[in-house]
A computed fold for a 144-nucleotide part of an RNA from Candidatus Nitrosopumilus salarius BD31, annotated as small-subunit ribosomal RNA, 3' minor domain.

Context: one part of a larger RNA
Order: sequence, then structure tokens, then C1' cells
RNA sequence: CACCGCCCGUCACACCAUGGGAGUGGGUUUUACCAGAAGUAGGUAGUCUAACCGCGAGGGGGACGCUUACCACGGUAGUAUUCAUGACUGGGGUGAAGUCGUAACAAGGUAGCCGUAUCGGAAGGUGCGGCUGGAUCACCUCCU
Repeated sequence: CACCGCCCGUCACACCAUGGGAGUGGGUUUUACCAGAAGUAGGUAGUCUAACCGCGAGGGGGACGCUUACCACGGUAGUAUUCAUGACUGGGGUGAAGUCGUAACAAGGUAGCCGUAUCGGAAGGUGCGGCUGGAUCACCUCCU
């Protein structure tokens, strides 16, 4: 590049991140229950037994066994949290020359905007209330 201007939204295409999502897989946390190796500690009917005592029988002590408690790993169910993934789905962002219209900017051709209700492919329309950050015309007040 100055109205042959600017500009809004749907739709179409490509890419990016993201929300929802039947779920699925993993990590962490925590609760209840089950189970409970080895070890340690307690108990002890049973079995065995060199040192000590005893002339001896036996006693004492010890070992094994049994049993109880604590407890690692593990299992079941739940809680909280986090990561990844998930058919489908919601909007968002970006992208010289796509589609449909023309909502806004001039009184933008119905002034615009705000809230709300409702309607419509989309910008948006209509109703109600509000604002002037509205042009034009007339009047009033104030200032220079």
C1' cells in the first nucleotide's frame, strides 16, 4: 500500500500441546487380615548325654525335640496419590493466497456496548433492564 480499507465467526485441511473418557498397566503410601523361614528370648511332658558331685543308683549341667512370643520375604482385600497408555470426545493454539456469509470499525448502512432470557449454519438476531466510551438537530448551564 489509507473504504478496491479494516475485520468477525462457523465449516474444510495440516501440525502442536491440553481437558473428559469404559478402562488397562506400573510406582509410592497406608489400613485390616492370613501366613510366618532363620535367629533370639520364655516354657517344657519326651529322647540323648564326656568333663562337675556321687562307691553306686542317680543328681546337676548341656544338646535335640516340642511349644509360645517377636519378626523378614510373601499372599488377600481396601485407602490415598502419582506416571504411562486408551476407542471415542470437548474446546484451544499455529499455519501467503480454501468455503459460507458481513457481525464490528463512518449514523458501518438496524448506533454500539454490558447483564440476562430465548432463537439461529456461523458471525449473530430478538425481548427486558442499564451505560455513552453515540452521530445529527434544537435548547439550557458553565469555561475560554

The sequence was found in a public genome assembly. Lineage of the source: Archaea > Nitrososphaerota > Nitrosopumilaceae > Nitrosopumilus > Candidatus Nitrosopumilus salarius. Its mean pLDDT, the model's own confidence on a scale to 100, is 81.